[in-house]
RNA sequence: GCCCCUAUAGCUUAAUGGAUAAAGCUACUGCCUUCUAAGCCGUAGAUGCAGGUUCGAUUCCUGCUAGGGGCA
Numbered sequence: 001g002c003c004c005c006u007a008u009a010g011c012u013u014a015a016u017g018g019a020u021a022a023a024g025c026u027a028c029u030g031c032c033u034u035c036u037a038a039g040c041c042g043u044a045g046a047u048g049c050a051g052g053u054u055c056g057a058u059u060c061c062u063g064c065u066a067g068g069g070g071c072a
Stems, first nucleotide, its partner, number of pairs: 001071007010025004018055001027043002030040002048064005
């Protein structure tokens, strides 16, 4: 330098163009318990960035950024 893959919550993963982006773990509140743990209820929390296509984009297209891999 060229090519390929990936980027969603603090972490691990879903969501094949259509209702309010779903869950597990974690955190926090409450219940329970003498206390802790476990258990139960609830809460908070996310689409890498900028454009484009579309009635509608996490999804499709382009560029950029970051990470990984391959060739030279």
Molecule: transfer RNA
Organism: Patescibacteria group bacterium UBA5738